[in-house]
This record gives sequence, C1' cells and structure tokens, in this order.
RNA sequence: GAUAGAGGCGCGGGAUCUAAGAGUAGCAGGAGGCCAUAGCGGACCGCUGUCUUCUGGGAAAGGAGAUCUCGCCGAAGGGUCCUAUGCCGGUCCGGGCAUAAGGCCCUGGGACGGCGCAGAAGAUGCGCCGUACUGUCACACAUGUGGAGCGCUAUC
Repeated sequence: GAUAGAGGCGCGGGAUCUAAGAGUAGCAGGAGGCCAUAGCGGACCGCUGUCUUCUGGGAAAGGAGAUCUCGCCGAAGGGUCCUAUGCCGGUCCGGGCAUAAGGCCCUGGGACGGCGCAGAAGAUGCGCCGUACUGUCACACAUGUGGAGCGCUAUC
C1' cells in the first nucleotide's frame, strides 16, 4: 500500500404508521374598534385594508418515535471559510434560514448527568465537560495506568 474483517442500546438513507405541531395557520360567516400602520432592515415599486372577538369547518412543513427495509463500520456527525442554488412579494444593498460541492479542523462507540445552542416543546438533535461501561492498542503486570479510528485484527 491492497484486500477482507471486528466493536454494539453501533451509524446513515428510504418506506409505512403514530404522537406532537394544533383546534394553531390559512378559509367561510357574524359583531365591534381604527385610517396609518403591518407583512426581516434600508431605497424604489407593487399587492393585501388592518386589529380584536364569536361561530363553523380545519391543515402542512421543519423536528421526533416505532416497525420494516436497504446500504454500511470515519460508519457517520460537527465546527469554520468560500462558492452555488432555493426561500423570506419584485429589483438593488444587507441580514436570516435550508441544501449541495470544495478547503482546513474536531470527535473510537453508545448510555447517563450537567451546561450551552437549536426547537412550540419538559420531545429530540448538536457541541463541550464529567461519570461508569464497552471495543482496541501500548505500558506495567494480575488489575491498574495511558493513547486515539491517519487506530485495531487477518492475509498478501
């Protein structure tokens, strides 16, 4: 260097179902208030009157769980920089969100706890820290210490 392989509450994709989102948004109808605001910020343009309340009917997305299935074992996830595309009414300048490619960097794995961020959420995810566990190697050696996946095992 190549090929094959191991870790286990292991990782990711897809499909179906379920809860939540939410009796919310938007829609239809009734009543009342207001006339200059509001719809991410600024300029110009355009559109919708707008707010509250009652009644009727009433979603979806992002996020999650379960099952099945497919692909896998840097599986994969994250941070940052940059570019492209899409969305936030149109154009320009900003800002935000999402996705994808590339550069650099971080994380062995899942669990639990704390904090932070995202989130409608006490769900869940991500990051950092801690705890024990687990796989692996190294060192001491008879149960400890330490390291990191650019690792480990087998074959060539």

RNAcentral holds the sequence, with entries from MGnify. Predicted 3D model of a 156-nucleotide RNA (Lysine riboswitch aptamer) from a mouse gut metagenome. Of the family's consensus pairs, 100% are formed in the model. It matches the Rfam family "Lysine riboswitch aptamer". Its family is annotated with lysine biosynthetic process in the Gene Ontology.